Transfer RNA from a Myxococcales bacterium, 72 nucleotides, folded computationally. The sequence is in RNAcentral, with records from ENA. Taxonomically the source falls in Myxococcales (Bacteria, Pseudomonadati, Myxococcota, Myxococcia). It matches the Rfam family "tRNA". By type it is a transfer RNA. Its mean pLDDT, the model's own confidence on a scale to 100, is 83.

RNA sequence: UGGCGUAUAGCUCAGCGGCAGAGCACUACCUUGACACGGUAGGGGUCCACAGUUCAAUCCUGUGUACGCCAA
Repeated sequence: UGGCGUAUAGCUCAGCGGCAGAGCACUACCUUGACACGGUAGGGGUCCACAGUUCAAUCCUGUGUACGCCAA
């Protein structure tokens, strides 16, 4: 310098253009003598940024940023 991939909850990751989700973690309660396990309920998101397309974008397009891989 070029090509490709990844970027979504605290962590690991889903998500065919129309409501943002799961597991774990966290909080409260139930259960126990207590802890753990288990059960019920709940909180938590600028979907990396900025533009564009569209009635509508986490999703499609462009540019940039960060990280990774490959080539030089």